[in-house]
């Protein structure tokens, strides 16, 4: 000094306009049953705290936490 922190896990949300996809969890249908398949739910204070904004996951600062890299 450079990056990351968003669902229980791996990631999306590119120009500020009230957050989603996958794979896990429930629940239904198929089935004798399981598996798979289809469907449908339910989970987020977007690390933490200020500031700008009419509105901040998204822009600023401070700080924590993890990678990386200079000396």
């Nucleotide at each position: 000094g450079u990056u990351c922190a968003u669902a229980g896990c791996u990631c999306a949300u590119u120009g500020g306009g009230u957050a989603g996809a996958g794979c896990a969890g429930c629940g239904g249908a198929u089935u004798c049953a399981c598996a798979g398949u289809c469907u449908g739910c339910a989970a987020g204070u977007u690390c933490u705290a200020g500031g700008u904004u009419c509105a901040a996951g998204u822009c600023c600062u401070a700080g924590u936490g993890g990678a990386c890299g200079u000396a």

The prediction has a mean pLDDT of 82.
The RNA shown here (transfer RNA) has 71 nucleotides and comes from a Candidatus Aerophobota bacterium.
Lineage of the source: Bacteria > Bacteria candidate phyla > Candidatus Aerophobota.
The sequence is in RNAcentral, with records from ENA.
Rfam family: tRNA. It is annotated as a transfer RNA.